[in-house]
RNA sequence: GGUUGAUAAAGGCAAACCCGUCGCGAGGCGGGGACGCAAAGCUAGAGGUCUCCACGGAGGGAGAUAGCUCGGCCGCCAAC
Numbered sequence: 001g002g003u004u005g006a007u008a009a010a011g012g013c014a015a016a017c018c019c020g021u022c023g024c025g026a027g028g029c030g031g032g033g034a035c036g037c038a039a040a041g042c043u044a045g046a047g048g049u050c051u052c053c054a055c056g057g058a059g060g061g062a063g064a065u066a067g068c069u070c071g072g073c074c075g076c077c078a079a080c
Base pairs, nucleotide, nucleotide: 002080003079004078005077012037013036017032018031019030020029021028022027035067041073042072043071045070046069047068048065049064050063051062052061053060
């Protein structure tokens, strides 16, 4: 450096739900909690999904989601 990810090991993250808080909302953040995760680390570039606004004939605008997929960046441990 490459490939792989076990029932190992050092560690990590944290769905639903509950409480608080912010947001019109999708949802975000903090605490509790674990369904799961080998990138469930970062990134809205492409597609998807969702929300709000406008339109009402089609097209539109602003957002959310990285735990939907792809792409980009970076990385722990182990085996070969």
c-di-GMP-I riboswitch aptamer from Solirubrobacter phytolaccae, 80 nucleotides, folded computationally.
Of the family's consensus pairs, 100% are formed in the model.
It was read from a public genome assembly, where an Rfam model found it.